RNAcentral holds the sequence, with entries from ENA and Rfam. Predicted 3D model of a 71-nucleotide RNA (transfer RNA) from Siphonobacter aquaeclarae. The source organism's lineage runs through Bacteria, Pseudomonadati, Bacteroidota, Cytophagaceae and Siphonobacter. It matches the Rfam family "tRNA". Rfam describes the family as follows. Transfer RNA (tRNA) molecules are approximately 80 nucleotides in length. It is annotated as a transfer RNA. Rfam links the family to the GO term triplet codon-amino acid adaptor activity.

RNA sequence: GGUACCAUGGCCGAGAGGCUAGGCAGAGGUCUGCAAAACCUCCCACAGCGGUUCGAAUCCGCUUGGUACCU
Repeated sequence: GGUACCAUGGCCGAGAGGCUAGGCAGAGGUCUGCAAAACCUCCCACAGCGGUUCGAAUCCGCUUGGUACCU
């Protein structure tokens, strides 16, 4: 220098154009003599910038970062 793949909450992780799943963690509550456990509720995300589309985490381009291979 070239090619391919990856990037989603504090963490793990699904999502293949139409409501951003689920788990762990965190907060509040119920329960309890107090806790723990259990149950209910809540909180928190699509790497960045453009494009396509009525509509983009999803398709396209560039950038950034990571990994692998080639040279």